[in-house]
Molecule: Fluoride riboswitch aptamer (crcB RNA motif)
Organism: Mucilaginibacter sp. OK268
RNA sequence: UCGUACAAAGGAAAUGGUGUCUUCCUACUUAACCGCCCUAAAAAGCUGAUGGCGCCUACAAUAAA
Numbered sequence: 001u002c003g004u005a006c007a008a009a010g011g012a013a014a015u016g017g018u019g020u021c022u023u024c025c026u027a028c029u030u031a032a033c034c035g036c037c038c039u040a041a042a043a044a045g046c047u048g049a050u051g052g053c054g055c056c057u058a059c060a061a062u063a064a065a
Stems, first nucleotide, its partner, number of pairs: 009026005016056006035046002
């Protein structure tokens, strides 16, 4: 100096916060990541506050007081 392994840490998972679990990224071109449909590109249209689960908040629908 390079490589591998282990440990630790940080970050990411289409709209907010948080707990927990999972996956991914962390030498290179900085990475993981940035929904669907349509288009040359836009416009228009559609689903969803989760990657999974729980809670809170916002929005929407229905019912009761």